[in-house]
RNA sequence: UUCGAUAAAGGCAAACUCCGAGCAAUCGGAGGGCGCAAAGCCAAGGGUCCCUCGGGGACAGCCUGGUUGCCGAAA
Repeated sequence: UUCGAUAAAGGCAAACUCCGAGCAAUCGGAGGGCGCAAAGCCAAGGGUCCCUCGGGGACAGCCUGGUUGCCGAAA
C1' cells in the first nucleotide's frame, strides 16, 4: 500500500430454527456457522427482487465505484 501470509490479535455471520415488524421483497433480536481481508459504511451507476405498480420500496454476502479501518510475511 495499488499487496495479502499455513502469521498474530481479533471481527463479521450464510442456510436453517424461534420471536417480532412489513402487503411483499426484506429487516431487527436470539440461536447457528456456509463462508468473508473489508462479508465495515454509502443506493452514485449497472443488475436482480417486491408492491398499494402514476410511482414507491428492497438487496452493499451480485458487480462497478466512493469512503473508513486491524496486522505487516512475501511483493
Predicted 3D model of a 75-nucleotide RNA (c-di-GMP-I-GGC riboswitch aptamer) from an Abditibacteriales bacterium. Model confidence (mean pLDDT): 89 of 100. The sequence was found by an Rfam model in a public genome assembly.